Predicted 3D model of a 100-nucleotide RNA (SAM riboswitch aptamer (S box leader)) from an Anaerolineae bacterium. The coordinates come from a structure-prediction model, not an experiment, and the mean pLDDT is 86. It was read from a public genome assembly, where an Rfam model found it. The organism belongs to Anaerolineae, within Bacteria.
RNA sequence: UCCUUAUCAGGAGCAGUGGAGGGAACGGCCCGUUGAAACUGCAGCAACCUCCCCGACGGGGAAGGUGCUAAUUCCGACAGCAAUCGCUGAGAGAUAAGAG
Numbered sequence: 001u002c003c004u005u006a007u008c009a010g011g012a013g014c015a016g017u018g019g020a021g022g023g024a025a026c027g028g029c030c031c032g033u034u035g036a037a038a039c040u041g042c043a044g045c046a047a048c049c050u051c052c053c054c055g056a057c058g059g060g061g062a063a064g065g066u067g068c069u070a071a072u073u074c075c076g077a078c079a080g081c082a083a084u085c086g087c088u089g090a091g092a093g094a095u096a097a098g099a100g
Stems, first nucleotide, its partner, number of pairs: 001100001003098006013042005021031003026076003043069003048065002050061004073092001078089004
């Protein structure tokens, strides 16, 4: 960097450093000097890999590898259904595991 599969309505934050951005991108709408991004420490959530029991289904754990801790992936963007409202799906994205 690309491909495959699965999941994405639930869950979980304080402190220090830092000083103006952040929520992928576009349009909205939000968050931010009552302190953004980033980094660090500690804490937590979840349970993909993993560990234990089991023939399997299934159940349990959280030491290790990741991930995550504003808002449904914050909402929309494309298509379909009854016309903006709504629903479903796609696309895009994120994360995991695997393959190249």